[in-house]
Context: one part of a larger RNA
RNA sequence: CUGGGUUUAAAGGGUGCGCAGGCGGACAUUUAAGUCAGGGGUGAAAUCCUACAGCUUAACUGUAGAACUGCCCUUGAUACUGAAUGCCUAGAGUAAAGCUGAAGUGGGCGGAAUGUGUUGUGUAGCGGUGAAAUGCUUAGAUAUAACACAGAACACCAAUCGCGAAGGCAGCUCACUAAACUUUAACUGACGCUCAUGCACGAAAGCGUGGGGAGCGAACAGGAUUAGAUACCCUGGUAGUCCACGCUGUAAACGUUGUAUACUAGGUGUUAGCGGCUUGUCUGCUAGUGCCGAAGCAAACGCAUUAAGUAUACCGCCUGGGGAGUACGCCCGCAAGGGUGAAACUC
Repeated sequence: CUGGGUUUAAAGGGUGCGCAGGCGGACAUUUAAGUCAGGGGUGAAAUCCUACAGCUUAACUGUAGAACUGCCCUUGAUACUGAAUGCCUAGAGUAAAGCUGAAGUGGGCGGAAUGUGUUGUGUAGCGGUGAAAUGCUUAGAUAUAACACAGAACACCAAUCGCGAAGGCAGCUCACUAAACUUUAACUGACGCUCAUGCACGAAAGCGUGGGGAGCGAACAGGAUUAGAUACCCUGGUAGUCCACGCUGUAAACGUUGUAUACUAGGUGUUAGCGGCUUGUCUGCUAGUGCCGAAGCAAACGCAUUAAGUAUACCGCCUGGGGAGUACGCCCGCAAGGGUGAAACUC
């Protein structure tokens, strides 16, 4: 390589868009490139294979045949693939009418809580813990009331709920933007699927510049605990957490399950929309989201119309453990580091 695999044993790319490439719906006609058949040419010799023969045998050698699975030319076949033309509507898209949501971006507004400040009341403690202490407090704290300011997050509703490609998204409201779904079956007429390279997006932490800073809080300091305690607990507390712009590009980026299409018992919840007539605690359809289970699959656990079943198309990836996601080289990055990615040796 072939073969076999990829939820949990090694292995699905973090996610999407998409060029090249691969693959691709129904019918008809043409063509005859692939494909198939007949004929011809060529396919040096040696080698290989078969038969016979020559050295006493064998190796070796000779003769003949076969073979040389290939290429070229030619005559045909036309099911499939291709090419060309026409046509169709079941895939795909558009339109119209509805409807849904924490989908995105920007602005405005709100209340609770927390902290701080000022003022009032008030007096000796407060705070914290397993117990304490550090800490705060007669310069009047804690508590309580009023007012003011600040930043961050949005209790209840709330849900196995919803939306988004993923990351992710939650107070209310406005503007802008995007999308799914349902119904009609009006329009286009295969316009499709997948996708190496590429491009875009991408939690948290981190980085750059400038703001902001209530609470929380790496580092750090102190108090405890302890044999020790560079921890767990407590009192503080800087970066950070927040905003704008730019970078980074990684996660147990997980459903540890790539995308698309078709098919294969049911039962029971729920979300969105649309029907039916017998108007019900009824029932049907489509799309989503859960649970339980048939066949089937699976090493088992389990999966089971949201497949890990039965198939097809395309892509990524795996090939014993360690060394190692390391070294070297190259690419990217301000850096941190990221991407690609070995070997010796060893079991």

A computed fold for a 347-nucleotide part of an RNA from an uncultured bacterium, annotated as small-subunit ribosomal RNA, central domain. The RNAcentral record of the full RNA draws on SILVA.